Small-subunit ribosomal RNA from a metagenome, 1497 nucleotides, folded computationally. The RNAcentral record of the sequence draws on SILVA. The coordinates come from a structure-prediction model, not an experiment, and the mean pLDDT is 85.
[in-house]
């Protein structure tokens, strides 16, 4: 500190989601030990049992039990019984002190509850602590105890006695209250102290005589009580709340203020600084994380708080409205004799239940502490500890050294060896922590009481000193022996992330946090080996901070990405010029309090380290007080003109409301003229017309709307405003400077304007024209065209408030280079005068610098630099949608969600690709031409179909006469039958034999059986060679997979491209070069030019063809020159020609004129054989199509292995209803038949071409001359050429089929082969829609040849021969280049997509309603209990002599009231027939709307 993910890729936006720490956890797997520390987050569910608060006898009556002591009876005694409060003591009782603390929990509580920081001049405060004072005299009672008695209990009731630190009356007496005097003091409403008048009011004993208690004031400390200021979640789809409410007087009431209450009076109070509701929550010290700031959280421990089953209530008390106290009500348990009773674990274990999920019904008062007590001591589930659980945090250990034959094993990997586990392991030495045994064993414990000394201020005030006491625990810790013994796992290895191989599996199973992986070569799934991390723990899952600058104060942002309101005026707020005075609120600074410990940091010490513990500081950014400062902000006082306004002269302008006015021009009516169509379309048709349209000319009528001027001109806040004239009227703008004197800016609600379209009412209606009707188009056409039309477009009044209300850009100010146009004003200069020029204000455009931006871009009209105010945004979809609310006749606006669902949507930019986008260009690519195919009939190859098999393979172009340059066997891969299993082929290794040929035998054969036959090399028993048999490694596979591969091959394309180095430019993806202008077949070349070189392609070098030198030459040629034949280069000869064959020559836009820019080029022309790459041909750039081959070859996996291998006969690849592709022959007179007769080129030839001669009509035969070939054969070239016939017909045309008869190659032509003869004599009369080649020696026509090959050619590869026609052109069609646009496509238009149907599933709105809840309002009823009244009934203490009274009490009544009833309505949750509409799902349906002018932008 970051990374992953949107793209073909970038840039930025953006959202998800990972690395990180934390946990009171949990689940999974594993598990040796100890320290510290934690453990019911959920049911404040409901609780069985024991325990959790008593204690005092030094307060008292008193004796039930224990003991002692005495006594009495029985007994020898031991001892039993009984009596006896005499003592120790003490159940119960009375009466004190505690039971309000400690413990537990978070229901409720959004509050002064808490947390800070003040107040109380409005209070209390038991125990404890100082000071001072006082304890006198009288009197009554109830319990306990005893008699009676109800009750099943629980628990009473009656009657008699009694004591007390019980209760009362007196008494003294400061005091306290009330009403006043008078002095002192205080910041203050108070304090103090004298002091008058009335009222009121104390006490308690007890003793061991040390003490110990009691009562009264005053004063401290403790603890609480109340007020205040600040600060303490969400939601406004909660906006108005409130009647004891605000507040006064005057009363009660309380410890004390107070509407706390209660009469009575005012009409207040809160609230947009968010009241009122409503939802969630205890607060805080702290904790978590994070750099801080914050952000979540509040478990254990510390402090407030709040509750005790639920609700309400008082008592008693210093204290409570009381957790183990009481009343009532309410559920809910138990208990009962049914008649009544009894509880409250949210103390500590425990239980059941809920639940992913949380501990023992331990030990001990030894320490701390807490109650009582003089104390001894008792009580103490507070505590102190032990148990359980790896919950968490620390620390230890499973050994530690040596130790290569690098052992064995390994379902690990590799094959030729070997690699890897791996010092790992065995073996060898060591050590002993931790385990076991054994023995020791500090400290928590002293300031107990109680005693002795000293000291003093005489009190158990202090100091010192004897002095019992240990749960934990015989535990920590120490020693000593034993022995490597007793101790490793989890999760991970595609990227982020650190760590790889094989096997299985095979879009299966299954994985996954995110992207993603699995469809037969998976480092992602499963398992094994291996590694890489942690480590007594390790994954997982949940929460929370953090990355996330993803709500942003610190530290984001609104032109296109989410996001500026439509637009103004204005209210509250927020913000505000210049100088000066005066305050100190906010600001700075100093002091002073607080700011609890704990924690947290820094340090010191200590547990052998650590976590823990402990002592010190820091630090707690706060709040409160006080002193000082006054720059700035703020209050306020006086002053200024620059911001703003007023007023004055002034000129523009479709600002705006109302009047009235005018023309063109559509229509329609109407009247003439006039006659057949008008119209309207891409091309009809509906529609209008012979009842006279249309047209033309006149004339009437009406509504609308204002050509031209017209301008990125003008006005206007926006919407928006255009004919002219008049009224009214708003703003702006310019001048000069006079007035005021900050009077500014902006603006949450609010008000107001607000295009179309819509809506009411009335009105108007020409023209256009939603709905609708017709006519077309179409597969369909509820669209587009078209004819037609109503509503609406007008007007007048009202509503309505929305638009891509756009500049997608809020207002406002101020400041920051220019330059140019246009509107309005003003100055200046000039001029006779008006241009023209300057200058400067305003308004509106273009262009540009800085400078911003993600880039497009914007740039003085900002998207720069700044400052104020608003409004608004926070992944996409669901959705501007449902709910609610307001506003509207209505349609609907306006506020404005979830749930679920996805991993992305989107923006700008950059290659490309592609467009029913443009430009520029090329190509037999179209036109213009020839000849064709498609139509016959055959040959050929496919597809179907068939079949035992009809082997495979190729499939638009770019499969189809292709692979096959030649399937009767064979090839042959297929079938079917018959064989063979180390094999038909190869290499190893043993034993035999030479194999082999021949020959016979049996088979369809393969094969079996016989039979004959015989090597080589020497070192003489061995090797080579060759064979059978064996045994295993192993051969074989034309089996799979060209989507695992090599090689090779098509194809765009011979098209002109396709890159790279340096430079530059851009954050980058890229871009420049390679674009432009010019030219070229050509990225050829020139010229420009931030590019400047260079590389593969084009070219050219190679071959061939066309000319011509030279040299050379037979097998070729013959011109002289001899010879010669029937002819003949046939012979000498020649080397001249023609040929071959080598080696050069020529052509280069080089020359000449035009054009061109003086260029490259181009056009024409001369010379030349050829003329502008002269023809041809070889030669294929980067790459595209998973394009073709696993069947030529080679080759990974994968499969078969007596068989998917291998032999062999036969058979099939040749099938026949069908269809298509490429042919060949033809339809005929440019012909056909006969006849006669010319001229090529280029090959082949010895397993071969095969002459001449004879034989056959021929097809072929016989026979072999002669030639490895410029020599000899093939071999007759045909068309053409002359002659003659046919005479337009299915023909003398065609030439299939078919018969029959021959040939010829072979082992063999049945299936299934070419050729001869002869007869037969089919379709065919020039081909529908389409639709293929050819631009010259080409097309078309005409014959030769050659591979393959025994044979088989209309095919394939060549090879001359005759030999056209057309191209005006580039507008359409295909294909292609470049260069532009556009884009939602990149698997690239065969993309991309949207809707509605139809199915499955999720959540949700509505729904007749249905169920449930929590709060609130009226109203009923009203416990308990306080109060208050009343009190005939009851009554000890006082007063009275008594009678009686005062007093008090039950009661009984009345306010208040807590559940409950009822009722009306508001919310919120669940659920509902049906219903809407959304999401969500490899291959369902019907369509094309959107993305290119997506074919209607």
């Nucleotide at each position: 500190a970051g990374a992953g993910u949107u793209u073909g890729a970038u840039c930025a936006u953006g959202g998800c989601u990972c690395a990180g720490g934390a946990u009171g956890a949990a689940c999974a797997c594993u598990a040796g030990c100890g320290g510290c520390a934690g453990g019911c987050u959920u049911a404040a569910c409901a609780c069985a049992u024991g325990c959790a608060a008593g204690u005092c006898g030094a307060g008292g009556g008193g004796c039930a039990g224990c003991g002692c002591g005495g006594g009495a009876u029985a007994g020898c005694a031991a001892u039993a019984u009984c009596c006896u409060g005499g003592c120790g003591g003490c159940g119960a009782c009375c009466g004190g002190c505690g039971g309000a603390a400690g413990g537990g929990u978070g229901c409720g509580u959004a509050a002064c509850g808490c947390g800070u920081g003040a107040g109380c001049g409005a209070c209390a405060u038991g125990c404890c602590c100082g000071u001072u004072g006082c304890c006198c005299g009288g009197g009554g009672a109830c319990a306990a105890c005893c008699g009676g008695u109800g009750g099943a209990a629980a628990c009473g009731c009656c009657g008699a006695c009694u004591a007390a630190u019980c209760c009362c009356c007196g008494a003294u007496g400061g005091g306290a209250u009330a009403c006043g005097a008078u002095g002192c003091u205080u910041c203050a409403u108070g304090g103090c102290a004298u002091u008058g008048u009335a009222u009121u009011g104390a006490a308690a004993g007890u003793u061991a005589c040390g003490g110990c208690g009691g009562c009264g004031a005053c004063g401290g400390a403790u603890u609480g009580g109340c007020u205040c200021g600040c600060g303490u979640c969400c939601g406004a789809u909660u906006a108005g709340c409130u009647u004891g409410u605000u507040g006064g007087c005057g009363g009660g009431g309380u410890a004390a203020c107070g509407g706390c209450c209660c009469a009575c009076c005012a009409a207040g109070g809160c609230u947009a600084c968010g009241a009122u509701c409503g939802g969630u929550a205890g607060g805080g010290g702290u904790u978590c994380u994070g750099a801080g700031a914050g952000g979540a959280a509040g478990g254990c421990c510390c402090c407030c708080c709040u509750c005790a089953a639920u609700g309400g209530g008082a008592c008693u008390g210093a204290g409570a409205c009381a957790c183990g106290g009481c009343c009532c009500a309410u559920a809910c348990u138990c208990c009962u004799a049914c008649g009544g009773g009894a509880g409250g674990c949210a103390g500590c274990a425990g239980u059941g239940a809920g639940g992913a999920a949380u501990a023992u019904u331990g030990g001990u008062c030894a320490a701390u502490g807490g109650g009582c007590g003089g104390a001894a001591g008792c009580c103490u589930g507070a505590a102190c500890c032990a148990g359980c659980c790896a919950u968490g945090c620390c620390g230890c250990g499973u050994g530690c050294g040596g130790g290569a034959a690098g052992g064995a094993g390994g379902c690990c990997c590799u094959a030729u060896g070997g690699g890897c586990u791996g010092u790992g392991a065995a073996c060898c030495g060591c050590u002993u922590u931790u385990g076991c045994c054994u023995g020791g064993g500090g400290g928590c414990a002293a300031u107990a009481a109680g005693g002795g000394c000293g000291u003093c201020g005489c009190g158990c005030a202090c100091g010192u000193c004897c002095g019992a006491u240990g749960a934990g625990a015989g535990u920590a810790c120490c020693a000593g022996g034993c022995g490597a013994a007793u101790a490793a796992g989890c999760a991970u290895c595609g990227g982020c992330u650190a760590a790889c191989u094989a096997c299985g599996u095979g879009c299966c199973a299954g994985c996954a946090g995110c992207c993603g992986c699995g469809g037969u070569a998976a480092u992602a799934c499963g398992u094994a080996g291996g590694g890489g991390g942690c480590g007594a723990g390790c994954g997982u899952u949940g929460u929370c901070c953090g990355g996330a600058a993803u709500g942003a104060u610190u530290g984001g942002g609104c032109g296109u990405a989410a996001a500026g309101g439509g637009c103004g005026c204005g209210u509250a707020g927020g913000c505000g010029g210049c100088c000066u005075g005066c305050u100190a609120a906010g600001u700075c600074u100093g002091g002073a309090g607080u700011g609890a410990a704990a924690g947290u940091c820094c340090u010191g010490c200590u547990u052998u380290c650590a976590a823990g513990g402990u002592g010190g500081g820091a630090a707690u950014u706060g709040c409160u007080u006080u002193g000082g400062a006054u720059a700035c902000u703020g209050g306020u006082g006086g002053g200024c003109u620059g911001g703003a306004g007023u007023g004055c002269a002034g000129g523009a302008g479709a600002g705006g409301a109302a009047a009235g006015c005018g023309g063109a021009a559509u229509u329609a009516c109407c009247g003439g003229u006039g006659u057949a169509g008008c119209g309207g379309u891409g091309a009809a048709a509906u529609g209008c017309g012979u009842a006279g349209a249309g047209a033309u000319c006149g004339g009437u009528a009406g509504g609308a709307a204002c050509a031209c001027c017209a301008g990125u001109g003008g006005c206007g806040a926006a919407g928006g405003c255009g004919g002219c004239u008049u009224u009214c009227u708003g703003g702006a703008c310019u001048g000069a400077a006079a007035c005021u004197g900050a009077c500014g800016c902006u603006g949450a609600g609010g008000c107001g304007c607000g295009a179309a379209a819509g809506c009411g009412u009335g009105g108007g209606g020409a023209g256009c024209a939603a709905a609708c009707a017709g006519g077309a188009u179409u597969a369909g056409a509820u669209a587009c065209c078209c004819u037609g039309g109503u509503a609406g477009u007008c007007c007048a009044c009202g509503c309505g408030g929305u638009a891509a209300a756009c500049g997608a850009u809020g207002a406002a100010u101020g400041c920051u280079a220019g330059g140019u146009g246009u509107a309005g004003g003003a100055g200046g200069u000039a001029u006779c005068g008006a241009c023209c020029c300057c200058u400067u204000c305003u308004g509106u455009g273009c262009c540009g610098c800085a400078g911003u931006a993600a880039a497009c871009a914007c740039a003085a009209u900002a998207a720069g630099c700044a400052u104020u105010c608003c409004g608004c945004c926070u992944g996409g979809g669901g959705a501007g949608u449902a709910c609610g609310g307001c506003c509207g006749c209505a349609a609907g606006g306006u506020u404005g969600a979830a749930a679920c669902u996805c991993a992305a949507a989107g923006g700008a930019a950059u290659u490309g690709a592609c467009g029913g986008g443009g430009g520029c260009c090329c190509g037999c690519a179209c036109a213009a031409g020839c000849a064709g195919c498609g139509g016959a009939g055959c040959a050929u190859g496919u597809g179907g179909u068939u079949u035992a098999a009809u082997u495979c393979g190729a499939a638009g172009c770019a499969a189809c006469g292709c692979g096959a340059a030649g399937a009767a066997c064979c090839u042959u891969a297929c079938c079917a039958g018959g064989u063979c299993u180390u094999g038909a082929c190869a290499u190893c290794c043993g034993u035999g034999u030479a194999a082999a040929g021949c020959c016979g035998a049996a088979g369809a054969g393969a094969u079996u059986c016989g039979g004959u036959g015989u090597g080589a090399g020497c070192u003489u028993g061995c090797u080579c060679a060759a064979u059978a048999c064996g045994a295993g490694a192993c051969a074989g596979g034309u089996g799979g997979u060209g989507c695992a591969u090599g090689g090779u091959u098509g194809u765009c394309g011979u098209c002109a491209g396709c890159u790279c180095g340096u430079g530059u430019c851009g954050u980058g993806a890229g871009a420049u070069g390679u674009u432009g202008g010019g030219u070229u077949a050509a990225g050829c070349c020139c010229c420009g030019c931030a590019a400047c070189g260079a590389g593969c392609g084009c070219a050219a070098c190679c071959c061939u063809u066309a000319u011509c030198g030279u040299c050379c030459g037979u097998u070729a040629c013959u011109a002289a020159c001899a010879g010669g034949u029937a002819a003949a280069g046939c012979u000498g000869a020649g080397g001249a020609c023609u040929c071959g064959g080598a080696c050069g020559a020529g052509a280069c836009c080089g020359c000449c004129g035009g054009g061109g820019a003086c260029a490259a080029c181009u056009c024409g022309g001369a010379g030349g054989a050829a003329g502008g790459u002269g023809g041809g041909g070889a030669c294929g750039a980067c790459g595209u199509c998973a394009a073709a081959u696993c069947a030529u070859c080679a080759u990974g996996c994968c499969c078969c292995u007596u068989a998917c291998g291998a032999c062999c006969u036969g058979g099939g690849c040749u099938a026949c209803a069908c269809a298509c592709g490429u042919g060949c022959u033809a339809c005929a007179a440019u012909g056909g038949g006969u006849a006669c007769a010319a001229c090529a080129a280029a090959g082949a030839g010895a397993c071969g071409c095969g002459a001449g001669a004879c034989c056959g009509c021929a097809a072929g035969g016989u026979g072999g001359a002669g030639c490895a070939a410029a020599a000899c054969u093939c071999a007759g070239a045909a068309a053409a050429g002359u002659a003659c016939u046919c005479u337009c017909a299915g023909u003398u045309c065609a030439g299939a089929u078919u018969g029959u008869g021959g040939g010829c190659u072979g082992c063999a032509a049945c299936c299934c082969g070419c050729c001869c003869a002869c007869a037969c004599g089919a379709a065919g009369u020039u081909g529908g829609a389409g639709u293929u080649g050819c631009u010259a020696g080409u097309a078309a026509u005409c014959g030769c040849g050659g591979a393959u090959c025994a044979g088989c050619a209309u095919g394939c590869c060549g090879c001359g021969g005759u030999g056209a026609a057309u191209a005006c052109g580039u507008u359409c069609c295909c294909g292609g280049g470049c260069c532009u646009u556009g884009u939602a496509c990149a698997c690239a238009c065969c993309g991309c997509c949207c809707g509605u149907c139809a199915c499955a599933c999720c959540a949700u709105g509505g729904g007749a309603g249905u169920u449930g809840g929590g709060a609130g309002c009226g109203c009923c009823c009203g416990a308990a209990g306080c109060c208050a009244g009343u009190g005939a009934g009851g009554u000890a203490a006082c007063c009275g002599a008594a009678a009686g009274g005062a007093g008090c009490c039950a009661g009984c009544u009345g306010u208040c009231g807590a559940a409950g009833g009822u009722g009306a309505g508001a919310c919120c949750a669940a659920u509902g027939a049906c219903u809407g509409g959304g999401g969500u799902g490899a291959a369902g349906u019907c369509g094309u709307a959107a993305c290119a002018a997506g074919g209607u932008a």